Model confidence (mean pLDDT): 78 of 100. This is a predicted structure of a 182-nucleotide RNA (Lysine riboswitch aptamer) from Fusibacter sp. A1. The organism belongs to Fusibacter, within Bacteria.
[in-house]
RNA sequence: CGAUGAGGUAGAGGCGCGAUGUUUAUGAGUAUUUAUUUUUAGGCCGGAAGCCUGUGAUGAAUAAAGAAAGGAACCAUCGCCGAAGCGCAAUCUUCCAAGGAUUGCAGCUGGGUCUGUAUCGAAUAGGUGCAGGACUGUCGUUAAGCAAGCAGCCACUUGUUUAACGUUGAGCUAUCUCCAAU
Numbered sequence: 001c002g003a004u005g006a007g008g009u010a011g012a013g014g015c016g017c018g019a020u021g022u023u024u025a026u027g028a029g030u031a032u033u034u035a036u037u038u039u040u041a042g043g044c045c046g047g048a049a050g051c052c053u054g055u056g057a058u059g060a061a062u063a064a065a066g067a068a069a070g071g072a073a074c075c076a077u078c079g080c081c082g083a084a085g086c087g088c089a090a091u092c093u094u095c096c097a098a099g100g101a102u103u104g105c106a107g108c109u110g111g112g113u114c115u116g117u118a119u120c121g122a123a124u125a126g127g128u129g130c131a132g133g134a135c136u137g138u139c140g141u142u143a144a145g146c147a148a149g150c151a152g153c154c155a156c157u158u159g160u161u162u163a164a165c166g167u168u169g170a171g172c173u174a175u176c177u178c179c180a181a182u
Base pairs, nucleotide, nucleotide: 005178006177007176008175009174010173011172014081016080017079018078019077020076021075023073024072032065033064034063035062036061037060038059042052043051044050046096047095084109085108086107087105088104089103090102091101092100093099110136111135113133114132115131116130117129118128119127120126137168139166140165141164142163143162144161145160146159147158148157149156
């Protein structure tokens, strides 16, 4: 000058987190199919491949029929409190990409909410990233009050309330085991 036990169990924060299922709305009178008319060369998600197409692709109009997925809300059940989300890397799915699943990292975030912005999304729903606001949980410091320890006062210790400030989950509270010291 720097660091300062190791592990287990049970819990707390609250519009708390995530998963599954039923129902409902949205998606949408959309995509798509059939028929008629018209247009006239491309279309099928991004690329490749493949397929369809002058026996009319695609687009448009009319008529009839007419979805789904993801996401969302209520309820129920289950697992939980780095719950979980994001980021990065690897593997699988796939021809590649996108998307999805699994694993890893001691990378970022205590929690929900509101606002702005970017992005995903049909969406003004919702998710995610970044920034900011108030609120809130935990621990710590200071000040004041209350209660107990104590027969009285002061002081001290413990608990608790309020206020201010600071930190944040590898944290916090309770408890057990092991190690070390006294």

The sequence is in RNAcentral, with records from Rfam.